Source information: Predicted 3D model of a 1440-nucleotide RNA (small-subunit ribosomal RNA) from a metagenome. The sequence is in RNAcentral, with records from SILVA.
[in-house]
RNA sequence: AGAGUUUGAUCCUGGCUCAGAGUGAACGCUAGCGGCAUGCUUAAGACAUGCAAGUCGAACGGUAUAGCAAUAUACAGUGGCAAACGGGUGAGUAAUGCAUGGAGUCCUACCCAAUAGUGUGGAAUAACCAUUGGAAACGAUGGCUAAUACCGCAUAUUCCGUUUACGGGAAAGGCUUCGGUCGCUAUAGGAUGGAUCUAUGUCCGAUUAGCUUGUUGGUGGGGUAACUGCCUACCAAGGCUACGAUCGGUAGCUGGUCUGAGAGGAUGAUCAGCCACACUGGGACUGAGACACGGCCCAGACUCCUACGGGGGGCAGCAGUCGGGAAUAUUGGACAAUGGACGAAAGUCUGAUCCAGCAAUGCCGCGUGAGUGAUGAAGGUCUUUUGAUUGUAAAGCUCUUUUACCAAGGAGGAUAAUGACAGUACUUGGAGAAUAAGAACCGGCUAACUUCGUGCCAGCAGCCGCGGUAAUACGAAGGGUUCUAGUGUUACUCGGAAUUAUUGGGCGUAAAGCGUGCGUAGGCGGACUUGAAAGUCAAGUGCUAAAUCCCCGAGCUCAACUUGGGAAUCGUAUUUGAAACUUCAAGUCUGGAGUAUGAUAGAGAGCAGUGGAAUUCUUGGUGGAGGGGUAAAAUCCGUAGAUAUCAGGAGGAACACCGGAGGCGAAAGCGACUGCUUAGGUCAUUACUGACGCUGAGGUACGAAAGCGUGGGGAGCAAACAGGAUUAGAUACCCUGGUAGUCCACGCAGUAAACGAUGAGUGCUUGGUGUCUGAGGUUUACCUUGGGUGCCGUAGCUAACGCGUUAAGCACUCCGCCUGGGUAGUACGAUCGCAAGAUUAAAACUUAAAGGAAUUGACGGGGGUCCGCACAAGCGGUGGAGCAUGUGGUUUAAUUCGAUAAUAACCGAGAAACCUUACCAGCUCUUGACAUGCAGACAGCAGGGUAGUAAAUUACUCUUCAUUUAGUUGGGUCUGCACAGGUGUUGCAUGGUUGUCGUCAGCUCGUGUCGUGAGAUGUUGGGUUAAGUCCCUUAACGAGCGCAACCCUCACCUCUAUUUGCCAGCGGAUAAUGCCGGGGACUAUAUAGGAACUGCCCGUGAAAGCGGGAGGAAGGAGAGGAUGAUGUCAAAUCAUCAUGGCCCUUAUGGGCUGGGCUACACACGUGCUACAAUGGACGGUACAACGUGAUGCAAUACAGUGAUGUGGAGCUAAACACUAAAACCGUUCUCAGUUCGGAUCGCAGAUUGAAACUCAUCUGCGUGAAGUUGGAAUCGCUAGUAAUCGCAAAUCAGAAUGUUGCGGUGAAUAUGUUCUCGGACCUUGUACACACUGCCCGUCAAGGCAUGGGAGUCGGUAGCACCUUAAGACGGUAGGCUAACCGCAAGGAGGCAGCUGUCCACGGUGAGAUUGGUGACUGAGCUUAAGUCGAAACAAGGUA
Repeated sequence: AGAGUUUGAUCCUGGCUCAGAGUGAACGCUAGCGGCAUGCUUAAGACAUGCAAGUCGAACGGUAUAGCAAUAUACAGUGGCAAACGGGUGAGUAAUGCAUGGAGUCCUACCCAAUAGUGUGGAAUAACCAUUGGAAACGAUGGCUAAUACCGCAUAUUCCGUUUACGGGAAAGGCUUCGGUCGCUAUAGGAUGGAUCUAUGUCCGAUUAGCUUGUUGGUGGGGUAACUGCCUACCAAGGCUACGAUCGGUAGCUGGUCUGAGAGGAUGAUCAGCCACACUGGGACUGAGACACGGCCCAGACUCCUACGGGGGGCAGCAGUCGGGAAUAUUGGACAAUGGACGAAAGUCUGAUCCAGCAAUGCCGCGUGAGUGAUGAAGGUCUUUUGAUUGUAAAGCUCUUUUACCAAGGAGGAUAAUGACAGUACUUGGAGAAUAAGAACCGGCUAACUUCGUGCCAGCAGCCGCGGUAAUACGAAGGGUUCUAGUGUUACUCGGAAUUAUUGGGCGUAAAGCGUGCGUAGGCGGACUUGAAAGUCAAGUGCUAAAUCCCCGAGCUCAACUUGGGAAUCGUAUUUGAAACUUCAAGUCUGGAGUAUGAUAGAGAGCAGUGGAAUUCUUGGUGGAGGGGUAAAAUCCGUAGAUAUCAGGAGGAACACCGGAGGCGAAAGCGACUGCUUAGGUCAUUACUGACGCUGAGGUACGAAAGCGUGGGGAGCAAACAGGAUUAGAUACCCUGGUAGUCCACGCAGUAAACGAUGAGUGCUUGGUGUCUGAGGUUUACCUUGGGUGCCGUAGCUAACGCGUUAAGCACUCCGCCUGGGUAGUACGAUCGCAAGAUUAAAACUUAAAGGAAUUGACGGGGGUCCGCACAAGCGGUGGAGCAUGUGGUUUAAUUCGAUAAUAACCGAGAAACCUUACCAGCUCUUGACAUGCAGACAGCAGGGUAGUAAAUUACUCUUCAUUUAGUUGGGUCUGCACAGGUGUUGCAUGGUUGUCGUCAGCUCGUGUCGUGAGAUGUUGGGUUAAGUCCCUUAACGAGCGCAACCCUCACCUCUAUUUGCCAGCGGAUAAUGCCGGGGACUAUAUAGGAACUGCCCGUGAAAGCGGGAGGAAGGAGAGGAUGAUGUCAAAUCAUCAUGGCCCUUAUGGGCUGGGCUACACACGUGCUACAAUGGACGGUACAACGUGAUGCAAUACAGUGAUGUGGAGCUAAACACUAAAACCGUUCUCAGUUCGGAUCGCAGAUUGAAACUCAUCUGCGUGAAGUUGGAAUCGCUAGUAAUCGCAAAUCAGAAUGUUGCGGUGAAUAUGUUCUCGGACCUUGUACACACUGCCCGUCAAGGCAUGGGAGUCGGUAGCACCUUAAGACGGUAGGCUAACCGCAAGGAGGCAGCUGUCCACGGUGAGAUUGGUGACUGAGCUUAAGUCGAAACAAGGUA
C1' cells in the first nucleotide's frame, strides 16, 4: 500500500466481498512446563446451608463459678462508639446525573492546634424477683436497683435571638504506681468529608411543534444545616421553544480501552473517580452523617413455619444451588502482611485483603534434543517404467540434560514476637534421549499439486464460483505451505471505505437543481478615516486526581509483569499586551444598487369592440344516381332527390399569407384588427441618493394539459360508447358515427420529459461568423460601442459524449438535493383537497449487481450501392401411377452399425445367396486366428488314411525335423508366465480426412499516427472490375494469406517423327478392298513451339477502364477442369487408419453351421418406365467416342423362337474382339385404356456358382394392373447448354433403372432488378454478445418468505379526572391519662395515647392516548431449471 467481482472487450460510476488489528468471548480438533493477569456480557431471575460487623467490665448494676468478701474468668442486660466505611450491582436516570471550570448561602463525629470550664441537686428504668398470656415469635401486670442513661439549678465567652439593653443556653465521670492519663462541656479556627448554586459540554427521532398554572416573578408567613416556589396565602401574567421546547426511544457518566497516518469511529469488563440501587412501592426514626444492602414501620408479590389464632424472610457481600444461556471457577486456607471497627491496652472481629484451587480465557518465556550419517535402505506415493519424491529424514555412531522425575539443602516476605502461602522460590546431586506436536490450508484473491474415488449425485463456498466420467475447487491418500502449545471457525468493533468527504466527494446524460418568482429569519457583503477589542494572535499563571499511553532508568535469570523520575494531558478559567483581517461604534466617499430626463423595440398582461376566409347546419334554385370511405371493403348518406353547384341566413371556434434556429415574458406561456388601462426591458445624456446589495430555511404568489363544482355555450374535433372491417382472437391500430370535454364566467386542483434533463448572483479568461434592437462616426457601404439571441471553435474541463465569454473553464457567496438495485415515491401517520388525488415519507424482506459513455460484431418487417439460374423470360421435370432404390416407422431371435435442416435419405456401399458380416440361434476353444520375450519339455507337430459330426472341433492309426567341424545353429509342437485380441465406449478428450457458408472477395500483420482505453487508421472516399481487379485521392507507408497468373484438356497454325494410322501424286495386282511397292502432301497420332496483349482504329474518360470496329481459328477471363484464405457450425467420422482415458479377459476375444442385413399396414427422398401419332410395330439403310480384354475379349460358322450352347480364327492389342442407338427410307396402326403401357401372376427354359427355398440374373409362351400429363407446393438449366439417344468402364463368379465417363442429334429465352432467397461493402438504431431460433413484460396456476389493512381480542406504558386511604409527617383537640420543672395547696407548664383535618403509596372507577402480541378474511411485494395465455418494450420491435 491494495485486491476480486457488472462487459465479447473498454473507461467510468457504484455497491458487495477479502487481506490487518482487537475481544471479559464461545465452539471444533489438539495439548509438555512455568510466570503474570482475567473469569455470569444472559434472568436487577429465585435461592437450601455456612460465613461476610462488631467491640468496650478502665461507663453501670447484676448473674454464674471458685464456701463468703476482695479478686479473677465468663455472660445476658443498661450505656458508649461503630454499624452511613469496606464489599456488590448497573435496574433506573438524557439530567435532581456525569465531565471541565467557577461561586459563596451551609454543615462536619472521630483527628490537629487553642482558650475557658468540668460546681450543685433530682426523678426514673432494664437486668433481676413474683404472678401471668401465647404453639411460636414475643409479651403483660406488680415490685427492687445502678450509671459516662435521663432531668433541673448555678456559672459562662470571641456563643445564639432581637438590636443595645435585655433575654436564652453546658458538662460525666473512669482508671491510676497518685506523677498522671483517658474522657466530658462551651467557643472560634484548621484538616477531612459532605450539601447547594452556576457556565459550557453530554445519543437518536419533527411520521413528536407547540409546552407550562407553583407554572415565571413579587410581598407576607412557614420550613431547612443552608440560598431558593422548597411550602403556603395574596398580587401580577409571566416563563420555555425552530440555536429544537414538549413528547417518544435508547443509555449509568468519566479517567480510559480498541482501531485509525491523522481527523475521527466504536466502546465504558478488570483498575480508579462520581452517581444510582439493595425483593417491588411508600415512609419516616436514630444519628455528625442514612430516608440506611446484612435497621425500623406500612402496603404488595413470592416463599417458609403454624396448634389456623398468628408469626418469619430478602446473596445486585464470599463460596454454593436451581434456572436461563453459546458461555464464565472452590460451599478452600489465613488474619502472617496491607487496611478497617472497637478498646487505655492485651486483644477481638474483618469472605475487605493476602494466598491457594479450577479454566490454554489472554499476554510473556522455555522445551519436545544436538552433531554426524548415502547402500540416497525398507515402506509409502507418483511414473514417460528409466526413475523421481518422502530424504540426512530414519536406522547406525558420538554427545548434551533445559523441562519433567528422584534425593538433599534452603532464603526473603519479619525493624522484638508472629508465615496462611509452603513439600515455596532458589541451589546442589542423580539416572536416562529419556516424559513432551498439533491445527488449518494448497482454483484466483493468497504462500502451497499430484493420484485415486465420485459423476449437477454426495458435497464445497468469504466473494467470484466448483461438481453432468480425465475435478490442482467435493471425499481420501502422498507431497507441500503457514502458524505453533496452539490452530481454525463463529460473533462483534475499527480499518481498508475519499462508501456521509472538516481534513476529503458530488448533482447535463451514472443517484442528485425545488416548475418559476417575490420575500421573512439566517448566512455573506464595495472604498477611506478614527476608536473599541468580541473573534484572532502572543506571553504569564491556576486547574486538568492516581493509574494508563510515551521517554529515560530500576527490580524479578529474560520477557510479560512490577516500579522511580520526567514529559504530556490539544480543554478551561484568569491576567497582561498587539491591532493587520473579520466584528462593533462614529464619520466620509461613489465605483455596486437605485431615482429623475430624453428616446426606443416587442404575439408582455387585462378589458371592450370590430373583421374576413373556412367547416357545419338551414332556406330556396339547378340537377338526376350515386356519394363517402379504404391497402381492399363494409357500416353510413342518397329517388322522401344526396354528392356536386348558385344565392340567402344562423351559429360557434380558430385567426392562412406576413412568420424567421425572429420578438416579449420569472416560468407556465403569448400570434387577425382597433381603442382604453397597465407592467417590465434596453440605449443616450447629464443631475441626484449614498451600500440602500446578493442569496434565501419556513412563508407567500403565479403555475400547461387533463380533472372537479355552479351557470352558460356547443360549429369543428373527440376519451367513453355503438357499428363496420382486420384477425386464431382484436375489449386495439383503419373506417362510419358519437357523449363528456375542448370555448366563456367565477371558484378548486397544484401536477408534467414543468427539459438547456444544466439553481441564483458577481468577477476573470483567445477568436470567427449570422441575426434582433439601440447609440455614435465616416458616408451607402463599412467601422466603433451597448443589450439580447444562434452556430463553429482556443485554452481549460469532462468517464466519454460533449461544454467552451449565454461554460459543464478559473474563483467567491447563499440556497436546494444525492449516497447500490428492487421493495417504493409504496405502506402507516400527518397536512391540504368536494373528490380524483397531492405533499411529506419508511421498514421487513430480497439481490451482486443495477447503471453511464464509448468500442467491435451480430441483427433490423432501417437506408444506400452491387452480385448470383435469386427472381423475371423460357425449356424440361418432381409432387398423381406402376416398379427400382435409400430412409423413417413397425415387426423380429436378429432385422449389425453409422449419416439424419440447408450440409442425411442409389449416402459410407465402385455391387449382403455362402464369404463379406460387424447382428441372431446353436455347437465349440482358452497364451488363444495373429506378434514378441523368458523358462522347461518334446517329436506328441506336419502329411496320408479311417470313424464320427450340421460344420468347426474331436478320436484312432501309418510315416516321421533340417543343418554344421562334433559343440552348435535354425524351424516346429506342447506346458507355464509376461501378454495377445476387442467393428466394446467416449468424434463433447484427439490426430488425420471431409462437408457447408463459398471460388464468396474477403482475412490479417509490421512500423507510424490518433484515442485514458477497448480500439481506430491502413481496408474509408470518387471511379472501375468477375475480383480488396486497377486508377485517383488520402496519416498513412509497406507487406502477407486469398483474387488473377503459373498447371491440365479442348479450339488454330508450324517444325519434327511415320507404325499398327493415312493414300494426293507414281507404279503393280484384284470380282472388290491402302491389297502391294512406295510416299509424308492430307487426315490422324504425340513431342516441342507459335498464337490474344485492349496490341491497332474510332468515341469517351484525369487515369484505370468502358462502348464500337477491323483483322483473326479464337476478343476482351476464348470454353472447361484442377486449385477452396482467416474462420463458422463442440458439423461428420474412435466402423478406413492412428490415438489418450475407461471397460471385457474360459469372454464384449477366437472358430464353425444355419438364419438375418432382402421382413411390411404405412410415411418421405432419389430415380426408371409410361400415359402415346414429334408415337408404337414391322422391314430396309447409315454414322461415333471414351474405354476394356490371358482365371480374359472372342470373330466367321453351326444349333436353338430366344436367353444361350457347340466351337475356336485372331488378339499379350492405333493390328484381333467387345461395337451403337436415336436418325434416314418404306409399310401398317387412326385416338381407343388401344397394335399405348408394361406391372403382376402361371408354365417352361438358359447362365453363373460347392450351393439360387428364404434371396440372383436372363429367355420363350401366356396373363395384361395402375396410368389419358398429375393439388398445394417445388427442382434443374443461359450453348454444343437444356432436352433426347445410345455406348463404355469400375465393382464383379453371377447380379444396375445406381455411379463415373463417352460421344450422336440438338433448341427456347434474358425487357430487366420492383419483389422472393443467399451473399458483399458503406451507413444508422439497439436494452442483442450462446449474438433475433436473441432479449424480454404482465395476468393466471403452484410452493415458500417477510409485510400492510382487518370485525375484534389479549397485554404493556405514561398522563388526566374522581374515589379510597395504610404507615408516617405537620396541624387541631371538648373529653381521658400524666415521674423530674413551678407552686404550701388547688393546680399550672409540658408531655402521652385517642379522636380529627391536610398531604400521600398500593388499590379502585372512568374516558381517552400510545405501543406490542394475536386474528377469520383480504391487499400488494419478493422469491422459486424447464406450467398457462398472450406478445407490451429493445430494430421504424412491425401503430416510433

Model confidence (mean pLDDT): 85 of 100.